[in-house]
RNA sequence: CAGAGUAAGGACAGUGCGUCAAGUGCCGCCGGAUGGGAUGUUGCCGGCGGACGAAGAAGGUGGAUUCCUUCGCGGUGCUGUGCCUGCGUCCGCUG
Repeated sequence: CAGAGUAAGGACAGUGCGUCAAGUGCCGCCGGAUGGGAUGUUGCCGGCGGACGAAGAAGGUGGAUUCCUUCGCGGUGCUGUGCCUGCGUCCGCUG
């Protein structure tokens, strides 16, 4: 001097949840994990509180605010792929 390597995100696939409104996203507070080690947030996760907010429809049944099926919808949960992206400082590793 160069390189490898994280959490996580995107894409794809599978399987669910909701659509009678949870979830997602936003704000505030607290906590937690986070390249091999230490530390750390403007990235990630959890809890509490607050504000805002939606795309449903068809068929069967006939008892019906129900049940089932199908097609959609949601900045929707989980898992997998290794395809793409991918640590600030110091130390370490490889060349």